Small-subunit ribosomal RNA, central domain from an uncultured bacterium, 350 nucleotides, folded computationally. Its mean pLDDT, the model's own confidence on a scale to 100, is 84. Its Rfam family is "Bacterial small subunit ribosomal RNA".
Context: one part of a larger RNA
RNA sequence: CUGGGCGUAAAGGGAGCGUAGGCGGACUUUUAAGUGGGAUGUGAAAUACCCGGGCUUAACCUGGGUGCUGCAUUCCAAACUGGGAGUCUAGAGUGCAGGAGAGGGAAAGUGGAAUUCCUAGUGUAGCGGUGAAAUGCGUAGAGAUUAGGAAGAACACCGGUGGCGAAGGCGACUUUCUGGACUGUAACUGACGCUGAGGCUCGAAAGCGUGGGGAGCGAACAGGAUUAGAUACCCUGGUAGUCCACGCCGUAAACGAUGAAUACUAGGUGUUGGGUUCCAUAGGGACUCGGUGCCGCAGCAAACGCAAUAAGUAUUCCACCUGGGGAGUACGUUCGCAAGAAUGAAACUC
Repeated sequence: CUGGGCGUAAAGGGAGCGUAGGCGGACUUUUAAGUGGGAUGUGAAAUACCCGGGCUUAACCUGGGUGCUGCAUUCCAAACUGGGAGUCUAGAGUGCAGGAGAGGGAAAGUGGAAUUCCUAGUGUAGCGGUGAAAUGCGUAGAGAUUAGGAAGAACACCGGUGGCGAAGGCGACUUUCUGGACUGUAACUGACGCUGAGGCUCGAAAGCGUGGGGAGCGAACAGGAUUAGAUACCCUGGUAGUCCACGCCGUAAACGAUGAAUACUAGGUGUUGGGUUCCAUAGGGACUCGGUGCCGCAGCAAACGCAAUAAGUAUUCCACCUGGGGAGUACGUUCGCAAGAAUGAAACUC
């Protein structure tokens, strides 16, 4: 390479947009590149295969035949693929009418609870913390309680195998701007589609740069305990950080450990957003489209399990795997301020 695979054994890219490429709906007509068939030429000899011959056999040598699966030219066919032309509406998109939503971003404003701190009042000896303690705070008046003020961060209840988003993720309220999906209709376009190497963009937390901010929490650090020790678990403090603006980083068990798209393949039962319809309207039933769960048949699977949200049956495209360790290391290269990231071996060894 081929083959076989990729939920858990090695293996789905973190996610999207999209270039090249690959693949691509129905009908008519044409072409003849692919495709199928015929003819001609060529395909040296030797080698190969078959039938013979010669060395006592064989290897070896040798005669004849076949083959040389190929290439070129030419003719024919036109089902399929491709190319050209025309038409269509089932894919895709637009329009119109609706309802749902923590979808995103920016700006501005608002709210209450809690926490800490400050001030003042009341008040007196403890508070705090633990398995038990101690460090710590407190007679310079703490803790408790009342009133007032300040600050920062997060938004209890609602809240839900609920919703939204491509993923990361998104949760107090109001206003403005804005993306997507869904349902119904069938007015419009007429295959405009799917996937997507490179590329571009987004991308939790931590971390980095500059400037702010800093209530609570809290790596590091200090102290107190525990212990044989305790560079920990527990406690008292506490700096970076956590927050904001701008700019980097580009990684995660970035997980459904399950790439995207399309079609098909028993049912049952919740829930969520729409629609149609019936009984009549308290509400319930039937059907249907989109999402999200559970159970379950066929089938699949090594088993676990999956099972219309497939891990079933098929097709298209991309990524990836090929024994364990060495190693996601070394070297080189690219990117980065750095931390490091990406790409990514071999010797050796079992």